c-di-GMP-I riboswitch aptamer from a Thiotrichales bacterium, 109 nucleotides, folded computationally. Taxonomically the source falls in Thiotrichales (Bacteria, Pseudomonadati, Pseudomonadota, Gammaproteobacteria). The sequence is in RNAcentral, with records from Ribocentre. Rfam family: c-di-GMP-I riboswitch aptamer. Rfam links the family to the GO term cyclic-di-GMP binding. Its mean pLDDT, the model's own confidence on a scale to 100, is 78.

[in-house]
RNA sequence: GAGAAAGGCAAACCUGACAAAAGUCAGGGACGCAAUGCCACGGGUCCUCGCUUCCUCCGAGAAGCCAUGGAUGACUCCCCGAAGGACCCAAGAUAGCCGGGCUGCCUAU
Numbered sequence: 001g002a003g004a005a006a007g008g009c010a011a012a013c014c015u016g017a018c019a020a021a022a023g024u025c026a027g028g029g030a031c032g033c034a035a036u037g038c039c040a041c042g043g044g045u046c047c048u049c050g051c052u053u054c055c056u057c058c059g060a061g062a063a064g065c066c067a068u069g070g071a072u073g074a075c076u077c078c079c080c081g082a083a084g085g086a087c088c089c090a091a092g093a094u095a096g097c098c099g100g101g102c103u104g105c106c107u108a109u
Base pairs, nucleotide, nucleotide: 001106008033009032013028014027015026016025017024018023031096037102038101039100041099042098043097044094045093046092050065051064052063053062054061055059066085069078070077071076080084
């Protein structure tokens, strides 16, 4: 980063595998990307959290189960149930959320 060229990566979605999930990997596929190459160091975001029973294993274990019900613009209220899973921390995920660190291909003047 040229009104460039060559080459590269690949979002959503689909299929398969793995994982508790977020998500990751492979194939297809291209929304985009000049570091959309690598690293979870800082910040952000996401995920996991119910009930009953069982276990010599106490586990992110196994089996079974509950309502992503109804009304309202909303606050909130109603109804059924054992239970429809609050918040925080931590582990995990994300480098295509931002910052930071490391590295690198092509190229006219």